[in-house]
RNA sequence: GCGUGGGAUGGGGAUGGAGCUCCCCGACAACCGCCCGCGAGGGCUGAUAGCUCCUGCUGCGAG
Numbered sequence: 001g002c003g004u005g006g007g008a009u010g011g012g013g014a015u016g017g018a019g020c021u022c023c024c025c026g027a028c029a030a031c032c033g034c035c036c037g038c039g040a041g042g043g044c045u046g047a048u049a050g051c052u053c054c055u056g057c058u059g060c061g062a063g
Base pairs, nucleotide, nucleotide: 010025011024012023013022016054017053018052019051020050021049033044034043035042036041
């Protein structure tokens, strides 16, 4: 370094970080948003799976 078997660490939940909770997956996996359209192409929501906080973005108002 490669192959095989078993186990474990673990991994994931449409764009960042953290805590808690829930769900999913076992590496050939979970996961990789939605709408219109044959396609090309066009349009839309959200930094969460959920809650809270932070960061970024957007809108309104005040200083």
Record summary: A computed fold for a 63-nucleotide RNA from Magnetospirillum sp., annotated as Fluoride riboswitch aptamer (crcB RNA motif). NCBI's taxonomy places the organism under Bacteria, Pseudomonadota, Rhodospirillales, Rhodospirillaceae, Magnetospirillum. RNAcentral holds the sequence, with entries from Ribocentre.